Large-subunit ribosomal RNA, domain IV from a Planctomycetota bacterium, 356 nucleotides, folded computationally.
The prediction has a mean pLDDT of 85.
It matches the Rfam family "Bacterial large subunit ribosomal RNA". Gene Ontology terms of the family: structural constituent of ribosome and ribosome.
The source organism's lineage runs through Bacteria, Pseudomonadati and Planctomycetota.
Context: one part of a larger RNA
RNA sequence: CCGUCCUUAAGGAACUCGGCAAAUUGACCCCGUAAGUUUGCGAUAAGGGGUCCCUCCAGGCACAUUUAGUUUACUGGAUGUGUGCUGAGGGCGCAGUGAAGUGGCUCUGGCGACUGUUUACCAAAAACACAGUUCUCUGCUAACACUUAAAGUGGAUGUAUAGAGAAUGACGCCUGCUCGGUGCCGGAAGGUUAACGAAGUGGGUUAGUCCCUUCGGGGAUGAAGCUCGCGACCGAAGCCCCGGUAAACGGCGGCCGUAACUAUGACGGUCCUAAGGUAGCGAAGUUCCUUGUCGGGUAAGUUCCGACGUGCAUGAACGGCGUAACGACUGGAGCACUGUCUCAAGGACGGACUCG
Numbered sequence: 001c002c003g004u005c006c007u008u009a010a011g012g013a014a015c016u017c018g019g020c021a022a023a024u025u026g027a028c029c030c031c032g033u034a035a036g037u038u039u040g041c042g043a044u045a046a047g048g049g050g051u052c053c054c055u056c057c058a059g060g061c062a063c064a065u066u067u068a069g070u071u072u073a074c075u076g077g078a079u080g081u082g083u084g085c086u087g088a089g090g091g092c093g094c095a096g097u098g099a100a101g102u103g104g105c106u107c108u109g110g111c112g113a114c115u116g117u118u119u120a121c122c123a124a125a126a127a128c129a130c131a132g133u134u135c136u137c138u139g140c141u142a143a144c145a146c147u148u149a150a151a152g153u154g155g156a157u158g159u160a161u162a163g164a165g166a167a168u169g170a171c172g173c174c175u176g177c178u179c180g181g182u183g184c185c186g187g188a189a190g191g192u193u194a195a196c197g198a199a200g201u202g203g204g205u206u207a208g209u210c211c212c213u214u215c216g217g218g219g220a221u222g223a224a225g226c227u228c229g230c231g232a233c234c235g236a237a238g239c240c241c242c243g244g245u246a247a248a249c250g251g252c253g254g255c256c257g258u259a260a261c262u263a264u265g266a267c268g269g270u271c272c273u274a275a276g277g278u279a280g281c282g283a284a285g286u287u288c289c290u291u292g293u294c295g296g297g298u299a300a301g302u303u304c305c306g307a308c309g310u311g312c313a314u315g316a317a318c319g320g321c322g323u324a325a326c327g328a329c330u331g332g333a334g335c336a337c338u339g340u341c342u343c344a345a346g347g348a349c350g351g352a353c354u355c356g
Base pairs, nucleotide, nucleotide: 001351002350003349004348005347006346007345008344010342011341014340019337027051028050029049030048031047036041038170052091053090054089055088057087058086059085060083061082062081063080064079065078066077067076068075069074092096104335105334106333107332108331109330110329111327112326116128117127132168133167134166135165136164137163138162144154145153146152171322172321173320174319176252177251178250181249182248183245184244185243186242187241190240191239192238197233200230201229202228203227204226205225208221209220210219211218212217253271254270255269256268257267280314281311292308293307294306295305296304
């Protein structure tokens, strides 16, 4: 010097990002216990007191004997024994759950209802799940899923109070407006639209016919067949089109003026939109400006709590706002307690180190 422990005057969080770590508390019995609340809880709330040994002194209890009442049972009295129960008296020690093991507590926010699950080996959480709620699909050879997309199997020896998919996430109060865009569902009049078919039409080939010929052949025309194109017309879904649907994906304005002080603007005008954000909440886990302003707490508070509303850029199942209980979650405050600190000191053990 390092590691693991122990103790410490006075102070007691002044330490620090933060009481991290340590200390406090602790068992059992008795008393006592608030707000809130879903009446279950909260609660071991909080806060107090006791705990060893002796005496049977009083009571209680148990047993035995005896006695009275009396329906086998029970009740009352007396005596004796025991007692780990209650009280009282006495005794000892600094200390009586004498060691060990064995909750620190309270107030107030945020988030998630809860118990649970998770990154095996840096994250346990506000993430996931959850009961509850809602929407969509599915009538059974079900939808959906596995599969050389075959058979078959799961779904299910189930049958819409069932099964599958998606979202939200207990409970309470609620869940506004918008279908223009995208998606989904429905409709079929019209427009557009594939392959196939096809009236017709064009090219190639050439039996024949005609012309020329150096008799080898060349040129023109050209039916049928075969073949290669074009093709009016016919032609479904889809798309265009017409409706519906937002607990489908999503979206939810601007400018100007106005009341007899001023300020503000119930009110009016105008432009745009599918519709212009309702109830709530709000400097928020969301607020840039910002340490916003006011109040509280502190001697002093960029954090915290309560308000305000000027919401850069809140908002209703991408759920909104509350909420008892719960949490190795997270923010703030206090009591108790302490070597965290002022400020360090001493001790034990094991290393390192020095000498051998």